[in-house]
RNA sequence: AGAGUUUGAUCCUGGCUCAGGAUGAACGCUGGCGGCGUGCUUAACACAUGCAAGUCGAGCGAAGCGCCCGAGUUGAUUUCUUCGGAUUGAAACAAGGGAUGACUGAGCGGCGGACGGGUGAGUAACGCGUGGGUAACCUGCCUCAUACAGGGGGAUAACAGUUAGAAAUGACUGCUAAUACCGCAUAAGCGCACAGUACGGCAUCGUACGGUGUGAAAAACUCCGGUGGUAUGAGAUGGACCCGCGUCGGAUUAGCCAGUUGGCGGGGUAACGGCCCACCAAAGCGACGAUCCGUAGCCGGCCUGAGAGGGCGACCGGCCACAUUGGGACUGAGACACGGCCCAAACUCCUACGGGAGGCAGCAGUGGGGAAUAUUGCACAAUGGGGGAAACCCUGAUGCAGCGACGCCGCGUGAGUGAUGAAGUAUUUCGGUACGUAAAGCUCUAUCAGCAGGGAAGAAGACGACGGUACCUGACUAAGAAGCCCCGGCUAACUACGUGCCAGCAGCCGCGGUAAUACGUAGGGGGCAAGCGUUAUCCGGAUUUACUGGGUGUAAAGGGAGCGUAGACGGCAGCGCAAGUCUGAAGUGAAAUGCCGGGGCUCAACCCCGGAAUUGCUUUGGAAACUGUGCAGCUAGAGUAUCGGAGGGGUAAGCGGAAUUCCUAGUGUAGCGGUGAAAUGCGUAGAUAUUAGGAGGAACACCGGUGGCGAAGGCGGCUUACUGGACGAUAACUGACGUUGAGGCUCGAAAGCGUGGGGAGCAAACAGGAUUAGAUACCCUGGUAGUCCACGCCGUAAACGAUGAAUACUAGGUGUCGGCAGCUAAGAGUUGUCGGUGCCGCCGCUAACGCAUUAAGUAUUCCACCUGGGGAGUACGUUCGCAAGAAUGAAACUCAAAGGAAUUGACGGGGACCCGCACAAGCGGUGGAGCAUGUGGUUUAAUUCGAAGCAACGCGAAGAACCUUACCAGGUCUUGACAUCCCUCUGACCGGUCGGUAAAGCGACCUUCUCUUCGGAGCAGAGGUGACAGGUGGUGCAUGGUUGUCGUCAGCUCGUGUCGUGAGAUGUUGGGUUAAGUCCCGCAACGAGCGCAACCCUUGCCAUCAGUAGCCAGCGGUUUGGCCGGGCACUCUGAUGGGACUGUUAGGGAUAACCUAAAGGAAGAUGGGGAUGACGUCAAAUCAUCAUGCCCCUUAUGAUCUGGGCUACACACGUGCUACAAUGGCGUGGAACAAAGGGACGCGAUCCCGCGAGGGUAAGCAAAUCUCAUAAAACACGUCUCAGUUCGGACUGCAGGCUGCAACCCGCCUGCACGAAGCUGGAAUCGCUAGUAAUCGCAGAUCAGCAUGCUGCGGUGAAUACGUUCCCGGGUCUUGUACACACCGCCCGUCACACCAUGGGAGUCGGAAAUGCCCGAAGCCGGUGACCCAACUGUAAAGAGGGAGCCGUCGAAGGCAGAGCCGGUGACUGGGGUGAAGUCGUAACAAGGUA
Repeated sequence: AGAGUUUGAUCCUGGCUCAGGAUGAACGCUGGCGGCGUGCUUAACACAUGCAAGUCGAGCGAAGCGCCCGAGUUGAUUUCUUCGGAUUGAAACAAGGGAUGACUGAGCGGCGGACGGGUGAGUAACGCGUGGGUAACCUGCCUCAUACAGGGGGAUAACAGUUAGAAAUGACUGCUAAUACCGCAUAAGCGCACAGUACGGCAUCGUACGGUGUGAAAAACUCCGGUGGUAUGAGAUGGACCCGCGUCGGAUUAGCCAGUUGGCGGGGUAACGGCCCACCAAAGCGACGAUCCGUAGCCGGCCUGAGAGGGCGACCGGCCACAUUGGGACUGAGACACGGCCCAAACUCCUACGGGAGGCAGCAGUGGGGAAUAUUGCACAAUGGGGGAAACCCUGAUGCAGCGACGCCGCGUGAGUGAUGAAGUAUUUCGGUACGUAAAGCUCUAUCAGCAGGGAAGAAGACGACGGUACCUGACUAAGAAGCCCCGGCUAACUACGUGCCAGCAGCCGCGGUAAUACGUAGGGGGCAAGCGUUAUCCGGAUUUACUGGGUGUAAAGGGAGCGUAGACGGCAGCGCAAGUCUGAAGUGAAAUGCCGGGGCUCAACCCCGGAAUUGCUUUGGAAACUGUGCAGCUAGAGUAUCGGAGGGGUAAGCGGAAUUCCUAGUGUAGCGGUGAAAUGCGUAGAUAUUAGGAGGAACACCGGUGGCGAAGGCGGCUUACUGGACGAUAACUGACGUUGAGGCUCGAAAGCGUGGGGAGCAAACAGGAUUAGAUACCCUGGUAGUCCACGCCGUAAACGAUGAAUACUAGGUGUCGGCAGCUAAGAGUUGUCGGUGCCGCCGCUAACGCAUUAAGUAUUCCACCUGGGGAGUACGUUCGCAAGAAUGAAACUCAAAGGAAUUGACGGGGACCCGCACAAGCGGUGGAGCAUGUGGUUUAAUUCGAAGCAACGCGAAGAACCUUACCAGGUCUUGACAUCCCUCUGACCGGUCGGUAAAGCGACCUUCUCUUCGGAGCAGAGGUGACAGGUGGUGCAUGGUUGUCGUCAGCUCGUGUCGUGAGAUGUUGGGUUAAGUCCCGCAACGAGCGCAACCCUUGCCAUCAGUAGCCAGCGGUUUGGCCGGGCACUCUGAUGGGACUGUUAGGGAUAACCUAAAGGAAGAUGGGGAUGACGUCAAAUCAUCAUGCCCCUUAUGAUCUGGGCUACACACGUGCUACAAUGGCGUGGAACAAAGGGACGCGAUCCCGCGAGGGUAAGCAAAUCUCAUAAAACACGUCUCAGUUCGGACUGCAGGCUGCAACCCGCCUGCACGAAGCUGGAAUCGCUAGUAAUCGCAGAUCAGCAUGCUGCGGUGAAUACGUUCCCGGGUCUUGUACACACCGCCCGUCACACCAUGGGAGUCGGAAAUGCCCGAAGCCGGUGACCCAACUGUAAAGAGGGAGCCGUCGAAGGCAGAGCCGGUGACUGGGGUGAAGUCGUAACAAGGUA
C1' cells in the first nucleotide's frame, strides 16, 4: 500500500466482498511446562448453609469463673496417752468479706456500623467532565492556640418477682450505677437584639471597634506518666450549594408550562433559593430545537486509525446512583442508612391459625436463565481499616493458594553425522520420481518434566498464609511432550482415486451434469504453532457522509419561478476600542495508562524510578495587520433624476376579414364520402357540387425569422385606455442603501373540480364499420364531457439549457436584434462602444460525450439537493384540497449488481452503393402415373450401424444370393481366428483319403524337414502356464487426421509510426475503377503477410524436332487391303517453343487507373475448362476407413459354423428411369460420322449351331499393331393417322441362357404370350447464360454374376437477359440498439401454484407514562390535649415544661374513569418480493413494425 466482482472488451460512477488489528468472548479439533494478568457481558432472577463490623472492664452496676484471705465443718497425719482421750492440724468442703485477673459474656454508656466491599436498575440531569464562585455554608476523629471543669438532683436497663403468648416479643411491680440524663453557678471568648463609628468591597453588603440588654458549658478514669471532657478561634481533611462551557438519536414529537415566571411578606434549612406557604402581577421556555418518545451510568481511559475521526466504557482509578419494589422519617458531625427502624406491596419460610420471621447487586456456594464465566480454600505474615492508653480483638478489605490455553510473554518436544538415496506409501510416460538426511545406524547434550539433597528475600526486635515455594546442586534416560487450518482466483501451497448438478463446498466471484488442482479420501505441499480454525462484535481498508477530504448537463443529485424575513457574507480610505486573533507569564489539566530514558525479576510479558507530554480551561501583561464594533468621511457597487428610441410584456373595452359548420332560397342529378382495400355514414323526402342571403362560435394565414418581450409558466389580426420592466445617452442627486435567502408570501402549461354562461370546429368516454387468431387498439364514420367566457379551486409536467442566484477575471472569428458615437469617397459604407440572442473555435475542464466571455474554465458568497438497485415516491402519521389528489416520507424483505459514456461486432419490417441463374426474360424439368433407388414410419427373432434445413435422403455403399455382415436363431471354442515371450513333447508343416455332422468343431489313417563342432540350433506342429490377444462395445461434447459449408465470396491481418486515459482507431476510410483490398489519385500514415491475379494441367492457332504399331501428296508395284517398296509433305501422335500485352488507333476520363469502339489476328480484353478454398464460423460430420485417451466385456460385448435378416409393407417424402406419342412409333437401306477408355484367373476376331440370350472351335493381342466395337440420334424411303393406339410398357404365365458350391427367400439376360396406370400433371418448386440447356449414344471403376446409380467421353445443338423495383444470399460505408449464447436475441404485465416479510382489519390481549376523582398506611409538620408525667419554681395548691390520645394538611400502594401512545394477536383483505422448462398475449429495445 491494495485486491476480486457489472462488460465481448474499455473508461467511469457505484455498491457488495476480502487481506490487517482487537475482544471479559463462545464453539470445533488438539493439548508439554512456567510467569504475569483475567473470569455471569444473560435473570437489578430466586436463594439452603457458613462467614463478611465490631470494639472498649482504663466509663458503669450486677453476675459467674480463677486466684488470695477466710469464720465454720470434716478431719489425713504427728505427738502424748491414763487407751477413755488430749494435741497437732495437712487436705477437702465452705458461709462471708475484701483484694485481684491481660478471664467470661448479657445489659447501661462511648466510639465505629455514613468507611471498606458489590452492582449499573434508574438517570439525557449541574448526573458527569472542565474551569470558576460561596460577601449564602457545615465539618466527628486529627493539629495548633486561648480559657475552663464549681456544686447539686432525679431516674432507668441489667437483676428479682408476677403475668400474656406456640413463638417472636412483651406488660406490670420492686431495686441499682455511670464519661447516661437534668437544673444552678461562672463566661476570656461566642451567639442574638438595638443604635453607632472607621475602613473596604461585588448589588444584597463585609471587616474592625467599643456600648447596652440578653442566652448557653463541662466527666471522669488512672499503673500518677497520662488519657479523656467543655467553650472559642485557626488549620487540615471531608462534604454541601451555585454558575460558564461541553455531553446520544428522533420534527412522521412544534408548541410547552399554574408553583408555572417574577415580586412582597413569612416558614424552613448548615446555607441561598417557589425549597414551602399566603397575597399580588402575567409572566417564563422554544427552529441556536422547548415539550414528548427511544436509548444510555459519566470520566481518566481502552481498541482502531497516517491523522482527523469512529467504536467501546470489562479489569485498575475518580465521581454518581442503587441495595426485593415503593414511601417515610429517626439517630447522628455525617444517612433519609446494603448486612438499622416504621409502613405498604409481591415472594419465601415458621405457626398452636391468634400471629411472627426474612432480604447474597459482600466472599464462597445452590437452583434458574444462557453459547458462556471459577473454590461452600488458607491467612491476618504483609498493606490498609474500626475499637482500645496498650497488649490485643475484628477485618471473604487485602495477601495468597485452587480451577479454566480466556489473554499476553517465555521455554521445550532434541543436536551432529548419516545415500544401498533401505523398506513402506503415493504416483508414473514403467525408465523413474516424491516423502528424503527424513528414518535406521553411529556420536553427543539435558532446557522442561521426573528423582534426590540444600534452601531464601519478602520483617523494624519477635511473628511467614504463600511454602519445603522461588532458586541452587547432583545423578539419570532421547527418553514423557504436535497439532490445527489451508492448497481455483483474491492468497503462500498439486497430484491420484471416488462421486457424476448427486453427495456436497462457498467470504466474494463461483465449483459439481464421467477425465473436478474448487465435493470426499489419500500422498505431497503451504501457513501458524501449544495452539489452530470458525462464529459474533468494533475500527480499518471506505476519500462509501468527504473538517482534513466528495459531488449535482447525461451516472444518485438544482427547488417550476419570483419577492422577501431571520441568518450568512459584504466596496475605498481615517481615528478609536480590544470581543475574535497573535504573543509572554501564572494556576490547573489527580494517580495509573500511552511515549522517551534508566532500573528490577536469567530474558520477555510484568513491575519500579525520572522526564517530556496532556493539543484544554481560567486569570493576567502586551500587540492592533485582519475580522468585529463606535465615530466622522468618499464614490468605482446600488439607487434616483432628465432626455430618447425598441418590443406578440400585462389588463380591459371595441372593431375586422378569410375559412369550417348550420339555416333559407336557386341551379342541378345520382351518387357523395372514406380507405391499403372496404364498410358503417349521407343521398331520389334531391345529397355531393355550385350561386346568393343569413346565423353562430372559435382561431388569427401571408409578414414570421435559432427574430422580439417576459422571473418562470408563457405571449402573435387591428384600434383605444390604463400599466410593469429592460436598454441607451447625460453625470445633477443619495452615499454601501449590497448579494443570497431556511421558514413565509405571490405567480404558476395542460388536464381536472365547483357555480353560471357559451358551444362552430376538434374531440377522451361511448357507438358502429373495418383489420385480426383475437383487436376492449392503430384506420374509417359518428359523437358527449372538455376545449371558449366570468368567478373560485387545484399546484402538478421531460415546469428542460435535464445546467440555482450574484460578482470579478480568462485568445479569437462570424451572424443577428435594440441604442449611441467617430470617420467618410455619403453607400445597402466603415471603425468603435453598451445591452441582448445564435454558431464556430483555443487555453482550461471533463469518465467520455462535450462545455468553452450566455462556461460544464479560474475564484468568492449564499441557498437547494445526493449517498447501491428493487421494495417505493409506496405504507403509516401529519398538513393542504370539494374531490381527484398534492406535500412530507420510512421499514421489513430481496439482489450483487443497477447505471453513465464511448468501442468492436451482430442485428433492424433503418439508409446509400455493389455483386450473384438472386429476381426478371427464356428453355427444360420435379410435384400427377408405373417402375428403380434412398429415407421416415410400421412390422419383425433380426429387419446391423451411421448421415438430419440449405450443407441427411441413387448419401458411407466404385455394386447385401453364401462371403461381405457389423444384426437374429441355433451349434461349437476359451492363451483363443490374429501378434510376441516362456516351458515340455514331437518331426514335421503342407498335402491326400475316410468317418461323422445342417455345417464347423471332432475323430481315424497315409505321406513327409534342414544344418551341426552331435552338446544342440533353426523351422514347424501339438500340449501347458501366465503375461496378454480380441471388441464394427460407449464417448466425434476428450482427440488426431480427413471432409462438408458460408464461398472462389474478397476479404482477413501484422510491424513501425500517429491519435485516444482506454477498449480501440488510423492503415483497410474518401473520389474514380475492377471479376477482385484489381489498379490510379488523395490522405498520418509508411510498409509487409495470408488471400485475388499469375506461375501448373487441358483445350483452341502456328512453328521446330521425331516418324512406328499412325499417315499416303507425289513415285513404283499390287492379289486393290497403306497391302508392299518408298516417303514423313499432310492428318495424327508427343516433346519443345511461339502467340494476346489494352501492344496499336479514335473517343471518354483528371494528362491517371480504366471504359467504349475499331483495326489486325486462330483467339480480345482473366479466350473456354480444371486443379487451386485466406482469417475464421457451425462443440457441423466421422471413435463403423484409419489412429487414439478414458470407460466397459474377458468360457464373452471375443472367435467360428449353418440357416435367416439387411430385399418385410396400410402409408409419407426425396432422387431418378420410362412414358403419355406424329418434331413420334415401327420397318428397310445407305454396313453414314466419334471421342475417351478397358483387356492375361483377361479381351476374344473368324467359322459353325441357336429366332435369341448364348454355346462350340479358335487366330491375334500385355495392345496408336489384336480385341471389346455395329456408336446412337441424324439423313433417305416406306408404313401407321390421333386411338389408351403399331403409343406406353408395368405386372403375370410358359420356355430358355449365363455366372456361381448354391439363383426358393434374393441375380441378370433371351424368346413367345399377356398388355396395367398414364392423354403433359394442384399448391408449390428445381436446373441452366453457349458448344451451355435440351437431346443421343459410348466407355470405365466396383465386379464370379448383378446399374435406371456414379464417373468420364464425344455427336446433334437452341432460346433469352429490358433491367435491379421486389424475393433469397453476400460485400462495403453509414445510422439506431436495453442484443454479445449476438433477433431462433432481449424482454413486460395479468392469471395459476409454493414460500417469505409487510399494510388495512370487526375486534381482542398486554405494556409504559400522565390526568381527574375516591380511599388514605407509616411519618414529619400544625392544632388540640378535659388524660398522664421524676428532675425546675413553689410550704402547699399549683405553675413552667413535656407526653399519650384525637383532629388537620401532605402523603406510597390500591380503586374507579375517560382520552392519547406503544406492542402482540386476528376471520378476511391489499399490494410487494422470490421461485424449475406453467398459461395468455407481445407493451419496450431497430422507424421494435402506431417513434